[in-house]
Context: one part of a larger RNA
């Protein structure tokens, strides 16, 4: 000099864009953060109607989603990450090809009845629907196979409709959405290999499923992944093992580069979700706002027993030098569900707070000498502050007030209509220089000097060093220098 997620001191006008718990992966009050579908199903409530029925709400069964999105960096020196390859795999929704969707059955919630419990909730009996469940039939392709064969599927719902049939419900045809089997694709994921990936030798030996083989098991899948037996291997000074530290990368900062340091924001990957362990469901989890067990902690309790997990968004206590609102909206983008309308979305879009950073703008412009007053210095002549002020003539950015006022909107919807930001940005008008400058330094390095006070005191200081009675080095003042809504100090890295 350059850097910063900074902090501290003094000061502080406006705007844009960014950014904001680096510490205790400490503990958390409260609210919200994942639901949705009545076009799968039975029931119940409401509204309209005499009713048929229509609309609407939804506790339960069922489907899809809760494995995404969001957070954090504890652990991890590892195939975790990065680069380049590989073969023994799976892949819901989506695209595409082929084939199919025939006929039956028995339950369980809800509900009713009875009972237990303080509660959380639970038990027994009875009724019932389905795109829930289970057989049967069929099987191009699929799986197994001793190659004769064996095994294995499905579901309907909504709209429209001419003929025909009808038990007057419909059948039937057609369209849409769903459904079953299988092939291909796309996307996503699992696995393997080579190379790269911090410090310590005051860590030198490490290893028994250990290294390999065979049989078996297991997985979607190769494999000591697991198991039985057999062999005795495998790794290591090219640093094994052990200890310490650490998420990795794209990148960021610096530097002419080589390199060095770092990994906040944004993006990719990984790991974690009170601590430890486990599986269930599922296309996908060993699952942040699911389940079970154990533990610590907190809460409720009728003492028998229960409930909880902010490293989601806000917010609280604590720790700390230090880091924000318990805001608005789904209008846009994106996501989940739905045929759709739509619902949900602390993702996201915005607003609020902080000079924390970067950038832009302003705090006025021109004229004005008797060089006024005052201040300071003085050799007492004067010098300086200083065109600075006053005064004259202008301008009105920003802020202020008033009027106008967006784009961002396309989808959706019969139409009307639909913007959180926001009466914001922007435009116009009005008034008046009006409301807006500080901070550090002035001995040398290093741009900038005098006076007074102090007297090795009080103090300064980055280094050299200043101060013991004329201190350009301390304190104050005048003057000056540098930067400027900032300026200094401290930490930090190059």
């Nucleotide at each position: 000099g350059a850097u910063u997620g900074a902090a501290c001191g003094c000061u502080g006008g406006c705007g844009g864009c960014a950014u904001g718990c680096c510490u205790a992966a400490c503990a958390c009050a409260u609210g919200c953060a994942a639901g949705u579908c009545g076009c799968a199903c039975g029931g119940g409530g409401g509204u309209a109607g005499c009713a048929a029925u229509a609309c609407u709400c939804u506790a339960g069964u069922g489907g899809c989603g809760g494995a995404c999105g969001g957070g954090u960096g504890a652990g991890u020196a590892a195939c975790g990450c990065g680069u380049a390859g590989g073969a023994a795999u799976c892949u819901g929704c989506c695209c595409u090809g082929c084939a199919g969707a025939g006929g039956g059955g028995g339950a369980c919630a809800a509900c009713c009845u009875g009972g237990g419990g303080a509660a959380a909730c639970c038990c027994a009996g009875g009724c019932u629907a389905a795109u829930a469940c289970c057989g049967c039939a069929u099987a191009c392709g699929c799986u197994c196979g001793c190659a004769g064969g064996a095994g294995g599927a499905a579901a309907g719902c909504g709209g429209g409709g001419g003929a025909u049939c009808u038990u007057c419900g419909g059948a039937c045809c057609u369209c849409g959405c769903a459904c079953u089997g299988u092939g291909g694709g796309a996307u996503g994921a699992g696995c393997c290999u080579a190379c790269g990936u911090c410090c310590g030798a005051u860590u030198a030996g490490c290893u028994a499923g250990u290294u390999g083989g065979u049989g078996g098991g297991g997985u979607a899948a190769a494999g000591g992944c697991c198991u039985a037996c057999c062999a005795a291997g495998g790794c290591g000074a090219u640093g094994a093992u052990c200890g310490g530290u650490a998420g990795c990368u794209g990148g960021u900062c610096u530097g002419a580069g080589a390199g060095g340091a770092c990994g906040a924001c944004c993006a990719g990957c990984c790991a974690c979700a009170c601590u430890g362990g486990g599986a269930c469901u599922g296309a996908g989890a060993c699952a942040c706002g699911g389940c079970c067990c154990a533990g610590a902690c907190u809460c409720c309790u009728a003492c028998g027993g229960g409930a909880g997990g902010c490293a989601g968004c806000a917010g609280u206590g604590g720790g700390g030098a230090a880091u924000a609102u318990u805001g608005c909206a789904c209008a846009a983008u994106g996501g989940g569900c739905g045929a759709a309308a739509g619902c949900c979305u602390g993702a996201u879009g915005c607003a609020g707070c902080g000079a924390c950073g970067c950038c832009g703008c302003g705090u006025g412009a021109g004229g004005g000498a008797u060089g006024a007053c005052g201040g300071c210095c003085u050799u007492c002549g004067g010098g300086u502050u200083g065109u600075a002020a006053a005064c004259c003539u202008c301008u009105u950015u920003c802020a202020g007030u008033a009027g106008g006022g967006a784009a961002g909107a396309a989808g959706c919807g019969a139409a009307a209509g639909u913007g959180a930001c926001g009466g914001u940005a922007c435009c116009u008008a009005c008034a008046g220089a009006a409301g807006a400058a500080g901070c550090a330094c002035c001995g040398g390095c290093u741009a900038a000097c005098u006076a007074c006070g102090u007297g090795c005191c009080a103090g300064c200081a980055g280094c050299c060093g200043c101060g013991g009675u004329a201190a350009u080095a301390c304190g104050u003042a005048g003057g000056g220098u540098g930067c400027g809504a900032g300026c200094g100090u401290u930490g930090u890295c190059c």